[in-house]
Context: one part of a larger RNA
Molecule: small-subunit ribosomal RNA, 5' domain
Organism: Streptomyces sioyaensis
RNA sequence: GGACGAACGCUGGCGGCGUGCUUAACACAUGCAAGUCGAACGAUGAACCUCCUUCGGGAGGGGAUUAGUGGCGAACGGGUGAGUAACACGUGGGCAAUCUGCCCUUCACUCUGGGACAAGCCCUGGAAACGGGGUCUAAUACCGGAUACGACACACGACCGCAUGGUCUGUGUGUGGAAAGCUCCGGCGGUGAAGGAUGAGCCCGCGGCCUAUCAGCUUGUUGGUGGGGUGAUGGCCUACCAAGGCGACGACGGGUAGCCGGCCUGAGAGGGCGACCGGCCACACUGGGACUGAGACACGGCCCAGACUCCUACGGGAGGCAGCAGUGGGGAAUAUUGCACAAUGGGCGAAAGCCUGAUGCAGCGACGCCGCGUGAGGGAUGACGGCCUUCGGGUUGUAAACCUCUUUCAGCAGGGAAGAAGCGAGAGUGACGGUACCUGCAGAAGAAGCGCCGGCUAACUACGUGCCAGCAGCCGCGGUAAUACGUAGGGCGCAAGCGUUGUCC
Numbered sequence: 001g002g003a004c005g006a007a008c009g010c011u012g013g014c015g016g017c018g019u020g021c022u023u024a025a026c027a028c029a030u031g032c033a034a035g036u037c038g039a040a041c042g043a044u045g046a047a048c049c050u051c052c053u054u055c056g057g058g059a060g061g062g063g064a065u066u067a068g069u070g071g072c073g074a075a076c077g078g079g080u081g082a083g084u085a086a087c088a089c090g091u092g093g094g095c096a097a098u099c100u101g102c103c104c105u106u107c108a109c110u111c112u113g114g115g116a117c118a119a120g121c122c123c124u125g126g127a128a129a130c131g132g133g134g135u136c137u138a139a140u141a142c143c144g145g146a147u148a149c150g151a152c153a154c155a156c157g158a159c160c161g162c163a164u165g166g167u168c169u170g171u172g173u174g175u176g177g178a179a180a181g182c183u184c185c186g187g188c189g190g191u192g193a194a195g196g197a198u199g200a201g202c203c204c205g206c207g208g209c210c211u212a213u214c215a216g217c218u219u220g221u222u223g224g225u226g227g228g229g230u231g232a233u234g235g236c237c238u239a240c241c242a243a244g245g246c247g248a249c250g251a252c253g254g255g256u257a258g259c260c261g262g263c264c265u266g267a268g269a270g271g272g273c274g275a276c277c278g279g280c281c282a283c284a285c286u287g288g289g290a291c292u293g294a295g296a297c298a299c300g301g302c303c304c305a306g307a308c309u310c311c312u313a314c315g316g317g318a319g320g321c322a323g324c325a326g327u328g329g330g331g332a333a334u335a336u337u338g339c340a341c342a343a344u345g346g347g348c349g350a351a352a353g354c355c356u357g358a359u360g361c362a363g364c365g366a367c368g369c370c371g372c373g374u375g376a377g378g379g380a381u382g383a384c385g386g387c388c389u390u391c392g393g394g395u396u397g398u399a400a401a402c403c404u405c406u407u408u409c410a411g412c413a414g415g416g417a418a419g420a421a422g423c424g425a426g427a428g429u430g431a432c433g434g435u436a437c438c439u440g441c442a443g444a445a446g447a448a449g450c451g452c453c454g455g456c457u458a459a460c461u462a463c464g465u466g467c468c469a470g471c472a473g474c475c476g477c478g479g480u481a482a483u484a485c486g487u488a489g490g491g492c493g494c495a496a497g498c499g500u501u502g503u504c505c
Stems, first nucleotide, its partner, number of pairs: 001505004006501005013372006019365002021330001026328003030325003035072003040069002043066001048061005079283003089207007098200002103196008111145004120135006151175006157168004181188002209255003216246003221243008258280004262273004285306005308319004336362001338361003344358001345356004375405004385396004409446001411441005419432001422429002449494005454475003460489005470477002
């Protein structure tokens, strides 16, 4: 000198764009953050319409609404950085050792039966949370049978490869294995096979911290065989066998730490950092476990244990903000319990649409960057006042007054968007927002501070003080004329900021 997610002191006019718990992965009141589908299904059946009526109502249609069965989603999106020195990450490869819902392409099929369980009704336990028994019922829920190129076993053949081996919807025999309907008649679905796309899993080479005041480490350890397990390789697991494996090219241990694209600095080499944004990983009160599923060992799912908090009729229950706001606490320090789904994106749905604290916006903070303003021109008898003085004057200083102008920004008034593609039969549909922007009005009117002035280093005098009070980044100032302390005048530097502190180069 530059930089910062900064803080502190003094000061503070406006706007745009960013950015804001670095500390206690401390504890959390309250609200919201994941639902949706009636074009899968049985119920429930409001408004309304038609008909009948003994005027009480009844029948038919209609479908708002609601819980339930079922489907898809809830594994995305959002948060945090605790753990992790590791194939976690980066980069380059491999899988002839793999899986992949929704989506796309191609081929084939969608035949025939059955029995239940919710909801409902009846009975009943419990303070509650939540149940128990009986009975009825539907389905794209569940279970049989048929058929099928696929799977598995055996035999045979062809082709290929990088070893194990792979491919040929190859041939034959055997075993066992599919499907679902709805409809507004346009479609939307279901099953099997092959391929694609996307996503994921596993393996390997190389690379990136400190410490030797850590020198030896290791028994599932290293390898093999058989078996198990997985979508899949593998000591991943297990039995047996062998005695191996790693290490000064730093094993093992200890400390620290999420990694990267990048960011800061620097001419570069390098050094430091990993906040915002993007990719990957890990975690979700602490520890463990599996279930469901294409996908989880699952933040707002389940079970167990633990700590903590809450309710209780003492028998028993409920909870998990490292989602968005917000509270307490910690701290030098970090925001609103806001608006909207209008846009973008996501889930569900045929769609209308519903949900979405993702997101879009608004609010707060000079926290940062950038832009603008606080007026412009003229004006000497160089006024008054202040300060200094050699008492002549000098300086503040064209500065002010005064004259002539201008009106950005703020203020007031009038007009007033784009963002809307889409959706809807049409009417219509914007949170931001009466915002941006445009026009008009008034009046210099409402808007300057902070640090420094001994040398480094740009800027000097007076008074006060008297090694006191104090200053200080280094050298050093102060003990009676202090350009170094305090105040004033003047000056220098930056400016809505200026200084100080901390950290990095």